[in-house]
RNA sequence: AGCGCAGUGGAGCAGUAGGUAGCUCGCCUGGCUCAUAACCAGGAGGCCGCCAGUUCGAGUCUGGUCUGCGCAA
Numbered sequence: 001a002g003c004g005c006a007g008u009g010g011a012g013c014a015g016u017a018g019g020u021a022g023c024u025c026g027c028c029u030g031g032c033u034c035a036u037a038a039c040c041a042g043g044a045g046g047c048c049g050c051c052a053g054u055u056c057g058a059g060u061c062u063g064g065u066c067u068g069c070g071c072a073a
Base pairs, nucleotide, nucleotide: 002071003070004069005068006067007066010025011024012023013022019056027043028042029041030040031039049065050064051063052062053061
């Protein structure tokens, strides 16, 4: 070089018959409490590794490319 898998908010993961991106934890604010934790309510934060292509429309399909893990050599 070759084959397979993965790359999605701070962390861990969902989202595959293409149709406006979600869960848990964490973070912030408020409530409750003498107070903290727990609990309850609300909120911020990602355009989905990168570049192209197909399509009215792509996280999802196609090509290329980068990184990591594994297989084989």